[in-house]
């Protein structure tokens, strides 16, 4: 140097263009002498920038990052 995947929370995984869930972890309450387990509430997100659309985690383009072929 080229081809090609992927990127969603601390982690890990769903979401076929129509309010982003789930599990663990983590806050706070309840249980208990306490710890743990348990329960019931809550906090946290879509790799950056543009396009297409009424609407984009979805679909185009380019960037950044990692992976994986080929030279």
């Nucleotide at each position: 140097g080229g081809g090609c995947c992927u990127a969603u929370a601390g982690u890990a995984u769903a979401a076929u263009g129509g309010c982003a869930g789930u599990a663990c972890g983590c806050u706070a309450c309840a249980u208990u002498c306490g710890c743990a387990u348990u329960g019931u509430a809550g906090a946290g997100g879509u790799g950056u920038g543009a396009g297409u659309u009424c609407g984009a985690u979805u679909c185009u383009c380019a960037c950044u990052a990692g992976g994986u072929c080929c030279a």
The RNA shown here (transfer RNA) has 71 nucleotides and comes from a Minisyncoccales bacterium. The coordinates come from a structure-prediction model, not an experiment, and the mean pLDDT is 84. Its Rfam family is "tRNA". It is annotated as a transfer RNA.